[in-house]
Context: one part of a larger RNA
RNA sequence: CUAUGCUGAAGGAACUCGGCAAUUUGCCUCCGUAACUUCGGGAUAAGGAGGCCUGACUUUUACGCAAGUGAGAGUCAGGGGCACAGACCAGGGGGUGGCGACUGUUUAUCUAAAACACAGGGCUCUGCGAAGUCUGUAAGACGACGUAUAGGGCCUGACGCCUGCCCGGUGCCUGAAGGUUAAGUGGAGAUGUGCAAGCAUCGAAAUGAAGCCCAGGUAAACGGCGGCCGUAACUAUAACGGUCCUAAGGUAGCGAAAUUCCUUGUCGGGUAAGUUCCGACCCGCACGAAAGGCGUAACGAUUUGGGUACUGUCUCAAAGAGAGACUCG
Numbered sequence: 001c002u003a004u005g006c007u008g009a010a011g012g013a014a015c016u017c018g019g020c021a022a023u024u025u026g027c028c029u030c031c032g033u034a035a036c037u038u039c040g041g042g043a044u045a046a047g048g049a050g051g052c053c054u055g056a057c058u059u060u061u062a063c064g065c066a067a068g069u070g071a072g073a074g075u076c077a078g079g080g081g082c083a084c085a086g087a088c089c090a091g092g093g094g095g096u097g098g099c100g101a102c103u104g105u106u107u108a109u110c111u112a113a114a115a116c117a118c119a120g121g122g123c124u125c126u127g128c129g130a131a132g133u134c135u136g137u138a139a140g141a142c143g144a145c146g147u148a149u150a151g152g153g154c155c156u157g158a159c160g161c162c163u164g165c166c167c168g169g170u171g172c173c174u175g176a177a178g179g180u181u182a183a184g185u186g187g188a189g190a191u192g193u194g195c196a197a198g199c200a201u202c203g204a205a206a207u208g209a210a211g212c213c214c215a216g217g218u219a220a221a222c223g224g225c226g227g228c229c230g231u232a233a234c235u236a237u238a239a240c241g242g243u244c245c246u247a248a249g250g251u252a253g254c255g256a257a258a259u260u261c262c263u264u265g266u267c268g269g270g271u272a273a274g275u276u277c278c279g280a281c282c283c284g285c286a287c288g289a290a291a292g293g294c295g296u297a298a299c300g301a302u303u304u305g306g307g308u309a310c311u312g313u314c315u316c317a318a319a320g321a322g323a324g325a326c327u328c329g
Base pairs, nucleotide, nucleotide: 001324002323004321007318010315011314014313019310027051028050029049030048031047036041038158052079053078054077055076056075057074058073059072060071061070062069063068080084092308097303098302099300100299104116105115120156121155122154123153124152125151126150132142133141134140159295160294161293162292164225165224166223169222170221171218172217173216174215175214178213179212180211184207185206189202190201191200192199193198226244227243228242229241230240253287254284265281266280267279268278269277
């Protein structure tokens, strides 16, 4: 020096992207326990006290005729040690936001998560030889020894309050009319050839399905949800008015957000000092309602910032331990 453990003066996160790492805590009994809450929880919340040995007394209980023996509870008095849950084992705790309800699942071998799943919600298809799927076709099989309270597909994701407007485009669904239209049907008529009968060829009108056109419906289908100008008795702003465009012009709620470029926005809080954090404001570059919106107790090897206890993370390095490293073999 490398790796592993151990100790510590004074300070105690000043370290660092970040308390990473290592401490602290840890068991049992008794006392005591907040906000919030879906009334179950939160909760071992938090925070305290006791725990070894000896003796005396009180008392419960099992067995026993009894004497008594065993187990337990309580009160008092005393004793020893540095240390009485004496080793080992064995939660640090509290407050605040984001995300995801939760327990689960996942990139075997760099990502365990806010991703996936989930119960719950919705739309849609499917009446049974079901739809859907495998198979070149078929036979056959799954679906299912099920039958719409069932099965398939897609989206959302507990719970609570809710889920606004637009059907112009695309998709899907409905529509005994009409338009267009393939093969087929049809055959006016025409052509070739032949003496002729005939044979052969071309062929108008008319008829003729789905589809498309057309008419409606449908957004928890794919999707979309404006611009300019003026106006109030300080100023500013604009409840109000005008105008253009549109299928309709973003409702509730939330908002510098896992979304905010300008931006370290502005104000407040926390700090001596805060690009982070929390609470507000709204000028939303470019939130927004099942690609769900906003809340939310509980939960999380999740993530943000703050504080308490604690510590060699640090100020600032050190002592000692057994290994390796070094020398000989």
This is a predicted structure of a 329-nucleotide part of an RNA (large-subunit ribosomal RNA, domain IV) from Rhodella violacea.